[in-house]
Context: one part of a larger RNA
RNA sequence: UGUAGGAAUUUUGAGGGAAGCUAUCCCUAGUACGAGAGGACCGGGAUGGACAGACCUCUAGUAUAUCUGUUGUCGUGUCAACGGCAUUGCAGAGUAGCUAUGUCUGGAACGGAUAACCGCUGAAAGCAUCUAAGUGGGAAGCCGCUCCCAAGAAAAAGUUCCCAAUUAAUCUGCCCGAAGAAUACGGGCUUGAUAGGCCUCAGGUGUAAGCGCAGUGAUGCGUUCAGCCGAGAGGUACUAACAGAUGACUGAUUUAUU
Numbered sequence: 001u002g003u004a005g006g007a008a009u010u011u012u013g014a015g016g017g018a019a020g021c022u023a024u025c026c027c028u029a030g031u032a033c034g035a036g037a038g039g040a041c042c043g044g045g046a047u048g049g050a051c052a053g054a055c056c057u058c059u060a061g062u063a064u065a066u067c068u069g070u071u072g073u074c075g076u077g078u079c080a081a082c083g084g085c086a087u088u089g090c091a092g093a094g095u096a097g098c099u100a101u102g103u104c105u106g107g108a109a110c111g112g113a114u115a116a117c118c119g120c121u122g123a124a125a126g127c128a129u130c131u132a133a134g135u136g137g138g139a140a141g142c143c144g145c146u147c148c149c150a151a152g153a154a155a156a157a158g159u160u161c162c163c164a165a166u167u168a169a170u171c172u173g174c175c176c177g178a179a180g181a182a183u184a185c186g187g188g189c190u191u192g193a194u195a196g197g198c199c200u201c202a203g204g205u206g207u208a209a210g211c212g213c214a215g216u217g218a219u220g221c222g223u224u225c226a227g228c229c230g231a232g233a234g235g236u237a238c239u240a241a242c243a244g245a246u247g248a249c250u251g252a253u254u255u256a257u258u
Stems, first nucleotide, its partner, number of pairs: 001152001005162007015149004021049007033038001051106005059100004066093005071086006110144003117137004163251001169246004173189005194240003197236005203229003210223005
């Protein structure tokens, strides 16, 4: 900007794209076949490989604002307790998120028209012939079926709202996000749980400080499954969501009626 008013919402699907793989084993059956050796078609089932998609319950990584241990040094007047720096100082663990090595799922089945090929009926050509008229079967391939995008597909459809009111609604702005380079997209804006804080819980670390006891002491034990804690779940208006703008032809044209 278009879809001849302005919006919200739900669809249809012209068209486009994705996918399409394969092995081994078992049963049928040591059957058919074959002198034997060997050894099936058809049909049914199981387990995999590679590839692809989704996800994070499990397993395994990462996790520089989580917890703990610890070395050197500087600082908080000192002890103790802490903090800074040293690759995140080093080391041991590790939630969410993001991941694969992890988990789940997929290729199918079915329908249609066919290729090579196999047929039926059948002349030209009294025979023969799948073909000339007619007609059937037949592939991982083709067209559907499955999944994704999709009405700028010269423009399809349904439902609802508004029309003189700052309306229906939209946008800026603001609080944010499993969304993201900017933008966009999604949630929320007091008629509010959107983010932060706080409370409870989950989960991580692993038993804080202080005090007491034991020991000459390092240290140990008790208080204490303590203390601390980023992202997780639920709750709670304490804090921050302030403030603005846009939106105003009952809707082309013609004819008829009033």
This is a predicted structure of a 258-nucleotide part of an RNA (large-subunit ribosomal RNA, domain VI) from Candidatus Peregrinibacteria bacterium RIFOXYA2_FULL_41_18. Model confidence (mean pLDDT): 83 of 100. It matches the Rfam family "Bacterial large subunit ribosomal RNA". Gene Ontology terms of the family: ribosome and structural constituent of ribosome. Lineage of the source: Bacteria > Bacteria candidate phyla > Candidatus Peregrinibacteriota.